[in-house]
RNA sequence: AGUGGGAGUAGAGGAGCAAAAACCAUUAGUACGUAUGCGUAGGAGCGUGAGAUCCGAAGACGUUUACGGAAAGGGGAAUUUGCCGAAGCUAAGAAUUACUCACGUAUUCGCGGCUGGUCUUACAUUGAAUAAAUGUAGGGCUGUCAUAUAGCGAUGCUAUAUGGAGGGCUAUCUCACGC
Numbered sequence: 001a002g003u004g005g006g007a008g009u010a011g012a013g014g015a016g017c018a019a020a021a022a023c024c025a026u027u028a029g030u031a032c033g034u035a036u037g038c039g040u041a042g043g044a045g046c047g048u049g050a051g052a053u054c055c056g057a058a059g060a061c062g063u064u065u066a067c068g069g070a071a072a073g074g075g076g077a078a079u080u081u082g083c084c085g086a087a088g089c090u091a092a093g094a095a096u097u098a099c100u101c102a103c104g105u106a107u108u109c110g111c112g113g114c115u116g117g118u119c120u121u122a123c124a125u126u127g128a129a130u131a132a133a134u135g136u137a138g139g140g141c142u143g144u145c146a147u148a149u150a151g152c153g154a155u156g157c158u159a160u161a162u163g164g165a166g167g168g169c170u171a172u173c174u175c176a177c178g179c
Base pairs, nucleotide, nucleotide: 002177003176004175005174006173008172009171010170011169014084016083017082018081019080020079023076024075032068033067034066035065037063038062042055043054044053046104047103048102049101050100051099087115088114089113090112093109094108095107096106116142117141118140119139120138121137122136123135124134125133126132144164145163146162147161148160149159150158151157152156
């Protein structure tokens, strides 16, 4: 030289990822409040069922009209911050879930597993939504490595094709073996 180990260190991909507050549109003239008329026995907390407790003939629930009138989640363009398994999703399971119980729903965690990044199409789910997100399947662009072919300015570079995955790739450090 080389071989092996180390979440070693520093980087790259690009419409790159995520978060925060402010602003904007939508949600929506909706929910809700007040007043008024109709109407007549049931009604109430995320959904359903049961229970408990309240409200209701002094008219509840519902509904017409008039006056007022939101918010959260999700989204947008820029700014700032943190970054390159950035981040996202998910199985089992655990915790919480608006009075209690049961079944759900929703939220959080999620050793394990999947995805290099991104765009787009179809279907499904969530959602107010033809916005957006997620999952599955397909297609495209792009970065990286390997192989093959060709070319050149030639121990390398470029182009094309095929294939792999981030536990990767590039540079570098350190330890051990070895010379």
A computed fold for a 179-nucleotide RNA from Geomicrobium halophilum, annotated as Lysine riboswitch aptamer. It was read from a public genome assembly, where an Rfam model found it. The coordinates come from a structure-prediction model, not an experiment, and the mean pLDDT is 78. NCBI's taxonomy places the organism under Bacteria, Bacillati, Bacillota, Caryophanales, Geomicrobium.